[in-house]
RNA sequence: UUCUUAUCAAGAGUAGGUGGAGGGACGAGCCCGAUGAAGCCCGGCAACCGACUUAACAAGUGUUAAGCACGGUGCUAAUUCUCGCAGCAAUGAGCUGAGAGAUAAGAA
Numbered sequence: 001u002u003c004u005u006a007u008c009a010a011g012a013g014u015a016g017g018u019g020g021a022g023g024g025a026c027g028a029g030c031c032c033g034a035u036g037a038a039g040c041c042c043g044g045c046a047a048c049c050g051a052c053u054u055a056a057c058a059a060g061u062g063u064u065a066a067g068c069a070c071g072g073u074g075c076u077a078a079u080u081c082u083c084g085c086a087g088c089a090a091u092g093a094g095c096u097g098a099g100a101g102a103u104a105a106g107a108a
Base pairs, nucleotide, nucleotide: 001108002107003106004105005104006103007102008101013042016041017040018039022032023031024030026084027083028082029081043076044075045074048072049071050070052067053066054065055064056063057062080100085097086096087095088094
């Protein structure tokens, strides 16, 4: 980098530190930002993978469920901020699905 599978309506600092102007993937929009952006540190949230605990089943080293949060990630404004393609509806609002994107695990 590509492929596969799963998830994306919840949650997480209304005076933490540092840092200084940008940020919300892309395009359009709409927002956030010197009452301080990104980044880094700390804190926190979650529980995808591993470890561990308990229970049931199986018995071939295992499977499933619940828990834990020790390790590996991830996340911590707004539904993945909205739309971006198709269908339904139609004055519109709106609804459904796909695509794109993000994350995890596995494979090449």
Notes
The prediction has a mean pLDDT of 82. A computed fold for a 108-nucleotide RNA from Anoxybacillus flavithermus, annotated as SAM riboswitch aptamer (S box leader). Rfam family: SAM riboswitch aptamer (S box leader). Its family is annotated with regulation of gene expression in the Gene Ontology. Rfam describes the family as follows. The SAM riboswitch is found upstream of a number of genes which code for proteins involved in methionine or cysteine biosynthesis in Gram-positive bacteria. The RNAcentral record of the sequence draws on Ribocentre. The source organism's lineage runs through Bacteria, Bacillota, Caryophanales, Anoxybacillaceae and Anoxybacillus.